The prediction has a mean pLDDT of 85. A computed fold for a 323-nucleotide part of an RNA from a marine metagenome, annotated as large-subunit ribosomal RNA, domain IV. The full RNA is in RNAcentral, with records from SILVA.
[in-house]
Context: one part of a larger RNA
RNA sequence: UUAUAUUGAAGGAACUCGGCAAAAUGACCCUGUAACUUCGGGAUAAAGGGGACUUUUUAUGAAAAUAAAAAGUGGCACAGAAUUUAAGAGUGGCGACUGUUUAGUAAAAACACAGGUCUCUGCUAAAUCGUGAGAUGAUGUAUAGGGACUGACGCCUGUCCGGUGCGGUAAUGUUAAAAGGAAAGGUUAAUGCUUUGAAUUGAUGCACCCGUAAACGACUGCUGUAACUCUGACGGUACUAAGGUAGCGAAAUGCCUUGCCAGGUAAUUUCUGGCUUGCAUGAAUGGCGUAACGACUGCUCUACUGUCUCCAGUAUAAUUCCA
Numbered sequence: 001u002u003a004u005a006u007u008g009a010a011g012g013a014a015c016u017c018g019g020c021a022a023a024a025u026g027a028c029c030c031u032g033u034a035a036c037u038u039c040g041g042g043a044u045a046a047a048g049g050g051g052a053c054u055u056u057u058u059a060u061g062a063a064a065a066u067a068a069a070a071a072g073u074g075g076c077a078c079a080g081a082a083u084u085u086a087a088g089a090g091u092g093g094c095g096a097c098u099g100u101u102u103a104g105u106a107a108a109a110a111c112a113c114a115g116g117u118c119u120c121u122g123c124u125a126a127a128u129c130g131u132g133a134g135a136u137g138a139u140g141u142a143u144a145g146g147g148a149c150u151g152a153c154g155c156c157u158g159u160c161c162g163g164u165g166c167g168g169u170a171a172u173g174u175u176a177a178a179a180g181g182a183a184a185g186g187u188u189a190a191u192g193c194u195u196u197g198a199a200u201u202g203a204u205g206c207a208c209c210c211g212u213a214a215a216c217g218a219c220u221g222c223u224g225u226a227a228c229u230c231u232g233a234c235g236g237u238a239c240u241a242a243g244g245u246a247g248c249g250a251a252a253u254g255c256c257u258u259g260c261c262a263g264g265u266a267a268u269u270u271c272u273g274g275c276u277u278g279c280a281u282g283a284a285u286g287g288c289g290u291a292a293c294g295a296c297u298g299c300u301c302u303a304c305u306g307u308c309u310c311c312a313g314u315a316u317a318a319u320u321c322c323a
Stems, first nucleotide, its partner, number of pairs: 001318008010309002014307001019304001028050004036041001038152001052073009074078001087302007094294002099111002115150007127136003153289004158219003163216002165212004172207003178201002183196005220238005247281001248278001259275005
């Protein structure tokens, strides 16, 4: 000097991106236990108390013993060492949950999930693998199987079919493969061989028409107006397939922005509540809530502490230097 332990006056997070690390809590028994809630939970919530040994009594027991009550005894310390063994509370975000994942930088809000919806499939099923026979699906049969999206539960899920896609479509138009073969060319003495090929026919395709958004997706401007001002229920106008409904909202989404107001602090670009002028929220690309849960993430408080003010001592080990 470093490492690993251990102790520390006063203070107690002032440290730091952040209480990281450490400290603290801890088993058992008794009491007691809030909001909220899907009535199961939350909950070991929280918050308190107890213990060693001796004697006596009582209860149980065959006994050992255990429990309760009373009286007493000792220590700094009684779950007496060691091992083992929750810190707690409040409030947001996200994901319902248990689970899964980047073997070797990521465990999560990502994946999965039960539940929901759409769609295909009538059985030699659809779908998938294989050149094929054949196989899986399934020794199943629409309460089944495949595909896609969403993701417990609660309240809900608005408008648009113009574009793209998908489904339908006995008419009409157009047309692919195919059919057709007028006509022309090459060659030949000729039969022939060969090249090009018009009309016409022709699909479930395309056009046209209809449907379909829990299909891919989309969901506007300008302007006037009410007895101060402001605002604009109301009116006008342009465009559109239709102009964003309910909700939520400076948000995991807000540029301006440290928005404005309130709370918390002596002081807060974070946090919580409210406002809404949403650069660029919004409804299964799900919207908004939500008890329980989470080695997730933001903020606050109590306890606690060498994280810090500010470092110091001790033990063990190693290293270096001096003798």